[in-house]
RNA sequence: UGGCCCGUAGCUCAACAGUGGAGCGCCGCACUUUUAAUGCGGAGGCUCCGGGUUCGAGUCCCGGCGGGCCAA
Repeated sequence: UGGCCCGUAGCUCAACAGUGGAGCGCCGCACUUUUAAUGCGGAGGCUCCGGGUUCGAGUCCCGGCGGGCCAA
């Protein structure tokens, strides 16, 4: 310098263009002598940034930024 892939909750990942979810973690309650385990409930996101297309964008297009791989 070029090519490809990725960026969504604290972490790991989902989401045919049409109400953004799950597991783990965190908080509360139940159970237990206590802890753990288990069960129930809850909080936590305008999806890396800026534009465009569209009635509608996490998703499609363009430009940036960041990470990974490959080539030189």